The prediction has a mean pLDDT of 80. c-di-GMP-I riboswitch aptamer from Rheinheimera sp., 86 nucleotides, folded computationally. Rfam family: c-di-GMP-I riboswitch aptamer. Rfam describes the family as follows. GEMM was predicted in a large-scale screen for bacterial structured RNA regulatory elements. The literature on the family includes a 2008 paper in Science by Sudarsan et al., "Riboswitches in Eubacteria Sense the Second Messenger Cyclic Di-GMP".

[in-house]
This record gives sequence, structure tokens and C1' cells, in this order.
RNA sequence: AAUCGAUAUUCGCAAGUCAGUUGAAAAGCUGAACACGCAAAGCCAUGGGCCUAAAGUUGUAAAACAAGGGUCGCCAGGUUGCACCA
Repeated sequence: AAUCGAUAUUCGCAAGUCAGUUGAAAAGCUGAACACGCAAAGCCAUGGGCCUAAAGUUGUAAAACAAGGGUCGCCAGGUUGCACCA
């Protein structure tokens, strides 16, 4: 010097609440005050799961089916990364 190595430190993100806004909805975005938690709670919808069902199909109706919509803070996978004592 390099590699491995944390139950630590620094940094980061921000559940939930309120207001506004997009959307049929699920949900997303922005701001505020806070901080449930997270070493990938950074990014990607590729596989699975879960949520919604406007349009569509069936139905006398009630409803049912159903993703091309959503969820990466559901799991896996891919990819890019912080700090690393003994």
C1' cells in the first nucleotide's frame, strides 16, 4: 500500500401526520413540522407476491373476471455505492 473485516462513527434516506396537487382508483409528487425505521429504505418493474379495476367482458341486477395501472420501505434478481477499530 492492497484485500477481508463492526454490534461503532460520520453522512444519507424518511414511515406516519397536515396542506396542496396528479389520478377512475390503488397510489404518486411537492412543501411544512417531526422522526417508524433502514447499510443500500439509492436506482431498475426482470420473476414472484400484494393493491386497485377506469376502459373492456359476463350478468335482469347486485356483482364477478381482469393490468396494459401501482407497490423497489413485500421477497428475489440486476446495477451503483459510505465508513470500516480489533